This is a predicted structure of a 126-nucleotide RNA (FMN riboswitch aptamer (RFN element)) from Candidatus Gottesmaniibacteriota. The sequence is in RNAcentral, with records from Ribocentre. Its Rfam family is "FMN riboswitch aptamer (RFN element)". Its family is annotated with FMN binding in the Gene Ontology.

RNA sequence: ACAUUCCUUCGGGGAAUUUGUGUAAGUCAUAAUCGGUAGUUAAACUCUACGACCCCCGAUUAGAUCGGGGGAUGAGCCGUUGAAACUACGACAGCGACCGUAAAGUCGGGAUGAAAGAAGGAAAAG
Numbered sequence: 001a002c003a004u005u006c007c008u009u010c011g012g013g014g015a016a017u018u019u020g021u022g023u024a025a026g027u028c029a030u031a032a033u034c035g036g037u038a039g040u041u042a043a044a045c046u047c048u049a050c051g052a053c054c055c056c057c058g059a060u061u062a063g064a065u066c067g068g069g070g071g072a073u074g075a076g077c078c079g080u081u082g083a084a085a086c087u088a089c090g091a092c093a094g095c096g097a098c099c100g101u102a103a104a105g106u107c108g109g110g111a112u113g114a115a116a117g118a119a120g121g122a123a124a125a126g
Stems, first nucleotide, its partner, number of pairs: 002126001004123007019029002032106002034096002036050004045094002054071004059065001076092001078090003098109003
C1' cells in the first nucleotide's frame, strides 16, 4: 500500500410577492424552478451501471418486521473547442414512483425510514 471483516458518522433538490379559469388548483393553463450514487481519455437529470419507489415469491398463524431471490423501471440531439466531451461551452428539446387532495418532479404522507454509496476508525492473519 492492497484485499477481507467489523464499527461510527454522513448520505435528495425544487412552484416566483407572476397571471388566468374556477365553489375549490403550489395539482389545470401561463410562468418559475430542481436534478441521488459510482463509472466513463474532461465535469452527465437524458450514456453505462446501481439505489430509491412499485409488483411477485419465500420465512412467520396472520400482521408488523427481518432476510433472500426475481421482475418492472423516465428522458437528447445539433453546433463549437479539443488529442479526447452523447459529460464542458452555445442553442433548442425532453423526463421525473406510490397514496392523498381539483389532475402534483416541486404541497401533505409512508419517511425523525431505507439504500446505492462517501468519509473516518479498529482488528487478526495474509